[in-house]
Context: one part of a larger RNA
RNA sequence: UUGGGCGUAAAGAGCUCGUAGGUGGCUCCGUAAGUCAGAGGUGAAAUACAAUGGCUCAACCAUUGAUGCGCCUUUGAAACUACAGAGCUUGAGUUCGGGAGAGGAAAGUGGAAUUCCUGGAGUAGCGGUGAAAUGCGUAGAUAUCAGGAGGAACACCAGUGGCGAAGGCGACUUUCUGGACCGAUACUGACACUGAGGAGCGAAAGCUAGGGGAGCAAACAGGAUUAGAUACCCUGGUAGUCCUAGCCGUAAACGAUGGGUACUAGGUGUGGGGGGAUCGACCCCUACCGUGCCGCAGUUAACGCAUUAAGUACCCCGCCUGGGGAGUACGACCGCAAGGUUGAAACUC
Numbered sequence: 001u002u003g004g005g006c007g008u009a010a011a012g013a014g015c016u017c018g019u020a021g022g023u024g025g026c027u028c029c030g031u032a033a034g035u036c037a038g039a040g041g042u043g044a045a046a047u048a049c050a051a052u053g054g055c056u057c058a059a060c061c062a063u064u065g066a067u068g069c070g071c072c073u074u075u076g077a078a079a080c081u082a083c084a085g086a087g088c089u090u091g092a093g094u095u096c097g098g099g100a101g102a103g104g105a106a107a108g109u110g111g112a113a114u115u116c117c118u119g120g121a122g123u124a125g126c127g128g129u130g131a132a133a134u135g136c137g138u139a140g141a142u143a144u145c146a147g148g149a150g151g152a153a154c155a156c157c158a159g160u161g162g163c164g165a166a167g168g169c170g171a172c173u174u175u176c177u178g179g180a181c182c183g184a185u186a187c188u189g190a191c192a193c194u195g196a197g198g199a200g201c202g203a204a205a206g207c208u209a210g211g212g213g214a215g216c217a218a219a220c221a222g223g224a225u226u227a228g229a230u231a232c233c234c235u236g237g238u239a240g241u242c243c244u245a246g247c248c249g250u251a252a253a254c255g256a257u258g259g260g261u262a263c264u265a266g267g268u269g270u271g272g273g274g275g276g277a278u279c280g281a282c283c284c285c286u287a288c289c290g291u292g293c294c295g296c297a298g299u300u301a302a303c304g305c306a307u308u309a310a311g312u313a314c315c316c317c318g319c320c321u322g323g324g325g326a327g328u329a330c331g332a333c334c335g336c337a338a339g340g341u342u343g344a345a346a347c348u349c
Base pairs, nucleotide, nucleotide: 003321004320005319006318007303008302012317014201015200016199017198021194022193023192025088026087027086028085030083031082033081034080035077036076037075038074039073040072041071042070049065050064051063052062053061054060091191092188093187094186095184096183097182098181103177104176105175106174107173108172109171110154115149116148117147118146119145120144125136126135162169163168206247207246208245209244210243211242215241216240220236221235222234223233258316259315260314261313262312263311266294267293268292269291270290271289272288273286274285275284298305299304322349323348324347331342332341333340334339
């Protein structure tokens, strides 16, 4: 609970698509459901309200009035909403021409490095730490050279740079493919915004099956440290990390800031495009689109935000309503499981 709010105090769903619904551009004509105006009916009495009166006052009682802001019938108005019709182009979309990009999927290729194996050469140490030890090494290690195997990740470029709805995306080539942006004319003619349910996507970890396994590394073992050390440090090391198919559906999934539209001083970087000028990659202009910083008005409890708003407004959705109990219990739905979603109360302060 007809209120006020949601960057940090409680509160924006992780994200997108989209159903119902809600909301919706400009002009003309009509209808009259909403709306507005008039008239009539009804809206019992008592009570309540106002005025006056009666009990000596008052409580109490009586009379009159107003209200009863609703409903029904009827007559009219046509600005707005709605509905029906006709049109328009600025919202939205289509077409043509361009350039940018780690956007997505698949296949192939490459070099550096780590590890292992084989061979050469070589000898007593290596490794590790605060210091050590466990560990490796005379069965020849470490360091070094050559060859080979295998897996994973792609140094420099690299940039508050780019792309994507979010999660996220970074070697190179090819194929397939999504979106955005700029310029130009033509076309459609409101086709739009949001979106309860619903559907899809969704890091890491985890799960199922089959592969793979270099490095790293939960668990685990050992060595140290310590009063202890189920840790921090060291030596090892299995799941896992990788691939294919499926599941899970959560994160400080963060800009802790839902989406759309319009308006409201500037300054300065940077990415993409366009234009002018020029010998020119320089430089200048731009009412284009993105991404940063600073800052006025305004706003804010303050911090801060400030044309990428947390300013000024409108439309739609989600959410909050003292702390703990508790994101728990119960029920339901989903899941192989782990668990997830929905989500209380007693009690207590």
This is a predicted structure of a 349-nucleotide part of an RNA (small-subunit ribosomal RNA, central domain) from a metagenome.